[in-house]
RNA sequence: UAUUCGGACGCAGGAGAGAGCGGGGUUUCGAGCCCCGCCGCCGAAGGCGCAACCGGCCCCCGGAAACGCUCAGGCACAAAGGGCUGCGUUUUGUAA
Numbered sequence: 001u002a003u004u005c006g007g008a009c010g011c012a013g014g015a016g017a018g019a020g021c022g023g024g025g026u027u028u029c030g031a032g033c034c035c036c037g038c039c040g041c042c043g044a045a046g047g048c049g050c051a052a053c054c055g056g057c058c059c060c061c062g063g064a065a066a067c068g069c070u071c072a073g074g075c076a077c078a079a080a081g082g083g084c085u086g087c088g089u090u091u092u093g094u095a096a
Base pairs, nucleotide, nucleotide: 001095002094003093006091007090008089009088010087011086012085013084018039020038021037022036023035024034025033026032040075041074042073046071047069048068049067053063054062055061056060
C1' cells in the first nucleotide's frame, strides 16, 4: 500500500405474534403500569437439535443454516432489543 475472511465500534433502515382472560396492587377509578396464574401465538438477541448442507484420517468425527425446537426472549402504540443490508472507522491475518 493492497486485499480476503473474521472481530469491534458508530450512523441509517429493520420483521413477526392476544389492546387475551381472571385475581391483586397503584390510580385522577378511564386507560396505563406492576405482580401472580391460565390459555393462545412469534422467531430475527442468545441457546439447543436426532438438522439441510460442507469437510475429514470416512459408516466414525468435526463444522453448521434464514431449517427445526421454543428453554430464554418477545406479542396494541411508544421505548428497549433485533438476524440481516448499506456506509464509515478500526483491528487480526496474508501478499508485495